[in-house]
RNA sequence: CAAGUAGGCCGGAUGAUCGCUCAGAUAUUACAUAUCUGGGAGGAAAGUCCGAGCUCCACCAGGCAGGAUACUGGGUAACACCCAGGAGAGGUGACUCUACGGAAAGUGCCACAGAAACAUACCGCUCAUCUUGAGCAAGGGUGAAAUGGUGAGGUAAGAGCUCACCAGCAAUCAGGUGACUGAUUGGCUGGGUAAACCCUGUCCGGAGCAAGACCAAAUAGGGGGUAAAUGGUGCCUGGCCAAAAUACCCCGGGUUGGUCGCAAGACUUCAAUGGUAACAUUGAAGCUAGACAGAUGAUCAUCGCCCAUUUUAUGGGUACAGAACUCGGCUUAUAGGUCUACUUGGCUC
RNA sequence: GCCCCCGUCGUCUAGAGGCCCAGGACGCCACCCUUUCAAGGUGGAAAUCGCGGGUUCGAAUCCCGCCGGGGGCACCA
Repeated sequence: CAAGUAGGCCGGAUGAUCGCUCAGAUAUUACAUAUCUGGGAGGAAAGUCCGAGCUCCACCAGGCAGGAUACUGGGUAACACCCAGGAGAGGUGACUCUACGGAAAGUGCCACAGAAACAUACCGCUCAUCUUGAGCAAGGGUGAAAUGGUGAGGUAAGAGCUCACCAGCAAUCAGGUGACUGAUUGGCUGGGUAAACCCUGUCCGGAGCAAGACCAAAUAGGGGGUAAAUGGUGCCUGGCCAAAAUACCCCGGGUUGGUCGCAAGACUUCAAUGGUAACAUUGAAGCUAGACAGAUGAUCAUCGCCCAUUUUAUGGGUACAGAACUCGGCUUAUAGGUCUACUUGGCUC
Repeated sequence: GCCCCCGUCGUCUAGAGGCCCAGGACGCCACCCUUUCAAGGUGGAAAUCGCGGGUUCGAAUCCCGCCGGGGGCACCA
């Protein structure tokens, strides 16, 4: 210098004018209005894909069904998230990726081709008593996949039949918390598919802030149905609770109001300590968006950045997007700029 | 805001791992029939199965992530 890998950060600034919304104060008794002061989008506010807080279903326990999840250890309120490690795969490398339990529990499926797709022999090979019988699976051929691979010995021909190396399995020993790794020995091996059913371990009750609580207004305080062999979580069981002045559903009727829930929280930043890390503990400092499903804006000037033309000025552009009960994650979108560490290659000293 | 469903020729649809580079109907195009048109007959074109990944030998179909469209919801008595 070039090409990369990993992890962060920013994602326009200042001023003027005109507005919007929320809160507080002041002014007229109140409403409304006016003035002043202060606050007013994001890294994803998005998708609503996971996990929680919170609220209601009166409450509790057990089972079934259903759903989620899946290497090991740790973190967390919790998770399908994060950290560290193992194994496998990719890359020269920095590094990255993995829905990574079980196919000797059982069942299903494996089109076409092929003899045969899990039980077998088409072309073949060898021997003999040769239109047949016995032995074999080396080679050919089909296929995505054909019963360990390569080489040597051995044999009638062959075959883990025997041996060496490699791959796989099991046992023993050693190391590690563990996934697993290493060594030795053994027999010689058992197709794939679980994002097919299933089995095993672990976890899960349902609904969702339009949850729900209170106040006010209005209406026909109406009609019909179901309910002690009942209802209370999808089903079952037990406890317990409710039960006609009741509960639920349907038809019909009325309203389209207000307050709370609802803004300080598993919060953010910095430091110290512990830990490889995620993170935890302690201390200090900081943080008031919030609605009528509705505000957070517009114009101008100067500067910054990018592009083009020209040549030192002019023109154009400045991403993705936008709160709605609140958090922790994941995923997706994102112009451009910037920082740190590392890798490979080239050149120079 | 929350919850649920759907996406296959121009339109409506079939399909449930291989028989499907996807079948049918209506519509479209060409030819035949007719003096001509319609009807009728014969043939043809028309789909990246919304998009992108993954599982599998093999995906419209199974799994994951996006995109687009549609539906439902309040309170009182």

Overview:
Two RNAs folded together computationally: RNase P RNA and transfer RNA, 426 nucleotides in total. It holds a member of the Rfam family "Bacterial RNase P class A". The family's RNA type in Rfam is ribozyme. Its mean pLDDT, the model's own confidence on a scale to 100, is 77.